This is a predicted structure of a 161-nucleotide RNA (Lysine riboswitch aptamer) from Ruminococcus flavefaciens. It matches the Rfam family "Lysine riboswitch aptamer". Its family is annotated with lysine biosynthetic process in the Gene Ontology.
RNA sequence: GGUAGAGGUGCGGCUGAGAUCAGUACCUCAGUUCCGGAUGACCAGUCCCAUGGAACUGAGCGAAAGGCAAGGCUGCCGAAGGACGGUAUCUGGUAAAUCCCGUUCUGGGCGCUUACCGAACAGGUAUGCGACUGUCAUCAUAGUUAUGGUGGAGUGCUAUC
Repeated sequence: GGUAGAGGUGCGGCUGAGAUCAGUACCUCAGUUCCGGAUGACCAGUCCCAUGGAACUGAGCGAAAGGCAAGGCUGCCGAAGGACGGUAUCUGGUAAAUCCCGUUCUGGGCGCUUACCGAACAGGUAUGCGACUGUCAUCAUAGUUAUGGUGGAGUGCUAUC
């Protein structure tokens, strides 16, 4: 350097019954208030504008997307995810979101705290803490190769060429 493997509530991708979103948004009618409203958040620009627009209340009608998800199919074991920077997408700028690239961090899942995203007490991401677990190193005991302590990190570990 090549090949093949192991960690298990293992990590992703596609699809997905169903629940939630929600009696919410939109629309219609009635009433009240305001002078502005739209462009995903803010500023600018642009467009609409009193025969209008917006907000609120009551009545009627009444969704969807994102996110979750049993099951199924499938790729794998830096699987994958995050942070920072850069390119592209949008009327311009900042921010957000998504794709790709570079650098860097995290062995793994679980529970709890805090922060952010989210309609959410679902879920996701990150930090910290806790025990558990796999792996290697080291030390002690036992003598079968097991138990216990401490520590490290996946460009690691095992087997083989």